A computed fold for a 76-nucleotide RNA from Syntrophobotulus glycolicus, annotated as c-di-GMP-I riboswitch aptamer. The prediction has a mean pLDDT of 82. RNAcentral records the identical sequence in 2 taxa. RNAcentral holds the sequence, with entries from Rfam and Ribocentre.

C1' cells in the first nucleotide's frame, strides 16, 4: 500500500417475529429478538436498481440491491 479473509484477538451491527409510538402507504424510530455481515460504516435531488403513492408525473422511501466514499485487525 493496490490486493486477500483460512487461522486468531479486540470488539461492533442486528434481519424475521411481538410489542409501542409516527405515517396515506412504503417505511421509520423505541424495546425485545439474532437470520446474518469483513464495511450491515457514512452517502437517497444532480449514478442504477427496487418499494410506496398517481390516470401519469416522487416532491415520499430503501445504503442488509449494485455503486460511491471512509475505516479496524490479520495475512502476504
Nucleotide at each position: 500500500u493496490a490486493u486477500u479473509g483460512a487461522c486468531a484477538a479486540u470488539g461492533g451491527c442486528a434481519a424475521a417475529c411481538c410489542u409501542g409510538c409516527u405515517g396515506a402507504a412504503a417505511a421509520g424510530c423505541a424495546g425485545c429478538g439474532a437470520c446474518g455481515c469483513a464495511a450491515a460504516g457514512c452517502u437517497a435531488a444532480a449514478g442504477g436498481g427496487c418499494c410506496u403513492g398517481u390516470a401519469a408525473c416522487a416532491u415520499g422511501g430503501c445504503a442488509g440491491c449494485c455503486a460511491g466514499c471512509u475505516a479496524c485487525c490479520a495475512a502476504a